[in-house]
RNA sequence: AUCUUAUCAAGAGUGGUGGAGGGAAAGGCCCGAUGAAACCCGGCAACCAGUAUGCAGUGUCAUACCUGGUGCUAAAUCCUGCAGCAGCAAAAGCUGAAAGAUAAGUC
Repeated sequence: AUCUUAUCAAGAGUGGUGGAGGGAAAGGCCCGAUGAAACCCGGCAACCAGUAUGCAGUGUCAUACCUGGUGCUAAAUCCUGCAGCAGCAAAAGCUGAAAGAUAAGUC
């Protein structure tokens, strides 16, 4: 990198190093010298494996979050694009898709 499945409105720092970018891309709209990215530490969560416990009762089960592998730690995936609903129309709104992210599997 390919494909499949699941999830994506909750949660998480007044820390250290670092010095100008960052929010996938486009259009917006934002964040940033009252300190961006990145790294370290801390934290959150419970996707996978392990472990322990439970049983109207042995599971593709539930719970714990203890161990390991990731992940995440501004804003709904920050919003929109495509289709539909609704509407005279526009704006606002709702649903789904597409794209993306993450996990597990697959070639």

Predicted 3D model of a 107-nucleotide RNA (SAM riboswitch aptamer (S box leader)) from a Bacillota bacterium. Rfam family: SAM riboswitch aptamer (S box leader). Rfam describes the family as follows. The SAM riboswitch is found upstream of a number of genes which code for proteins involved in methionine or cysteine biosynthesis in Gram-positive bacteria. The sequence was found by an Rfam model in a public genome assembly.